RNAcentral holds the full RNA, with entries from ENA. Small-subunit ribosomal RNA, 3' major domain from an uncultured prokaryote, 457 nucleotides, folded computationally.

Context: one part of a larger RNA
RNA sequence: UGACGGGGACCCGCACAAGCAGCGGAGCGUGUGGUUUAAUUCGAGGCUACGCGAAGAACCUUACCAGGGUUUGACAUGUUGGUGGUAGAGAAGUGAAAGCUGAUCGACCCUUCGGGGAGCCUACACAGGUGCUGCAUGGCUGUCGUCAGCUCGUGCCGUGAGGUGUUAGGUUAAGUCCUGUAACGAGCGCAACCCUCGUCGUCAGUUAUAUGUGUCUGGCGAGACUGCCGGUCAAAAACCGGAGGAAGGCGGGGACGACGUCAAGUCAGCAUGGCCUCUAUGUCCGGGGCUACACACACGCUACAAUGGCCGGUACAAUGGGUAGCCAAGCCGCGAGGCGGAGCCAAUCCUCCAAAGCCGGUCUCAGUUCGGAUUGUAGGCUGCAACUCGCCUGCAUGAAGCUGGAGUUGCUAGUAACCGCGCGUCAGCACAGUGCGUUGAAUACGUUCCCGGGUCU
Numbered sequence: 001u002g003a004c005g006g007g008g009a010c011c012c013g014c015a016c017a018a019g020c021a022g023c024g025g026a027g028c029g030u031g032u033g034g035u036u037u038a039a040u041u042c043g044a045g046g047c048u049a050c051g052c053g054a055a056g057a058a059c060c061u062u063a064c065c066a067g068g069g070u071u072u073g074a075c076a077u078g079u080u081g082g083u084g085g086u087a088g089a090g091a092a093g094u095g096a097a098a099g100c101u102g103a104u105c106g107a108c109c110c111u112u113c114g115g116g117g118a119g120c121c122u123a124c125a126c127a128g129g130u131g132c133u134g135c136a137u138g139g140c141u142g143u144c145g146u147c148a149g150c151u152c153g154u155g156c157c158g159u160g161a162g163g164u165g166u167u168a169g170g171u172u173a174a175g176u177c178c179u180g181u182a183a184c185g186a187g188c189g190c191a192a193c194c195c196u197c198g199u200c201g202u203c204a205g206u207u208a209u210a211u212g213u214g215u216c217u218g219g220c221g222a223g224a225c226u227g228c229c230g231g232u233c234a235a236a237a238a239c240c241g242g243a244g245g246a247a248g249g250c251g252g253g254g255a256c257g258a259c260g261u262c263a264a265g266u267c268a269g270c271a272u273g274g275c276c277u278c279u280a281u282g283u284c285c286g287g288g289g290c291u292a293c294a295c296a297c298a299c300g301c302u303a304c305a306a307u308g309g310c311c312g313g314u315a316c317a318a319u320g321g322g323u324a325g326c327c328a329a330g331c332c333g334c335g336a337g338g339c340g341g342a343g344c345c346a347a348u349c350c351u352c353c354a355a356a357g358c359c360g361g362u363c364u365c366a367g368u369u370c371g372g373a374u375u376g377u378a379g380g381c382u383g384c385a386a387c388u389c390g391c392c393u394g395c396a397u398g399a400a401g402c403u404g405g406a407g408u409u410g411c412u413a414g415u416a417a418c419c420g421c422g423c424g425u426c427a428g429c430a431c432a433g434u435g436c437g438u439u440g441a442a443u444a445c446g447u448u449c450c451c452g453g454g455u456c457u
Base pairs, nucleotide, nucleotide: 007457008456009455010454011453012452013451015447016446019411020410021409022408023407026302027301028300029299030298031297032296033295034293035292042053043052064288065287067285068284069283070282073126077125078124079123081121082120083119088105089104092101093100094099108117109116110115128277129276131275132274133273137271138270139266140265141264142262144260149188150187151186152185153184154183155164156163157162168179169178170177194254195253196252197251199222200221201220202219203218204217205216208213215347225248228242229241230240231239232238304404308363309362310361311360312359313358314357321350325344326343330339331338332337370401375396376395377394378393379392380391381390417439419437420436421435422434423433
């Protein structure tokens, strides 16, 4: 000077408390450990790994395994020599495929017409490596933490390390601001400038509308600044209350993450030093595996029912996507779906425009008309191909489960909870992720305690 203390003082945060909904028990989904395996590819490991890389493993992906091929190579550049039925296409044979053999067809660019280029063959330099090292690295990222801190110049103090400033009294979300002060200033952070939502004006109008118009979309602007009033305080900063206002004291949300910490994470996104490999640790192929299963954990989904299940009727969104696409009407099918072909390169057309909700009926507390796992069977869709290993539908089956121990998570308002919808990935596959809207609460006395953090001592 820091760090730490079951030292002190002060102060914050869904940290506790007050509440609401959960998890921990059940079944299933996904990830991980373990075990198994020829292989179950690799990485991630308290918070800060475990629905994480993976915004989607049937083949491919794919890195793993056992086989089958290949060796200047699947891909690049250069050098040497060669090459005209050469490159390419390809019947047929062989093969699981890749590959090997191969009848037959058969080209290109420039040209001074000599040739050169490209291609092919040969030889060699080399290519290649998701092989190792994240403790050699760049870049990017997580975390403390959107916490309010971290520093510098000059001056002053100290032999010096260093201190001061940055402490103190107030105040703030804030090292925010004020006052005081051997300090005076400054920088990176805070705030503001950026995007978006909420109000109004104006301009433009595609769409809508019969027109007028302007729901809406886009542009430009206004508006909020403690500006005004009252009170408190040291007259300061500020705080409390009020007015007006769509909005009030940071209006809500986002983007934005200081100096640094963890030799944190990533050599498998990419780049890259070194090491290793070079008829294999490269590369191609068909098949298998990543999907195994006594078990354990993590995160979810569905439930255990009457604030409910089932049946009938009926109502209301927003975001967003679309040409190898979205797909209407109509018809067929119990249904998944099929046929069909109108419209749309999209404010126009299409998918949606939904579910909870509301109205009526039924069930009457039961392992049930709850619950839907599991299994059988018949189908549909995608795709060369659903056996290993996809999703969906009909019929049948109808397991555990009657609210969950110790413990533990999220959330302070259009939030939690509940309800559905879209999108990315994507041929197909979503209980995940990320957005969108519908319905819409309870509680906060307070800071003693738990956790994390800040300042002084």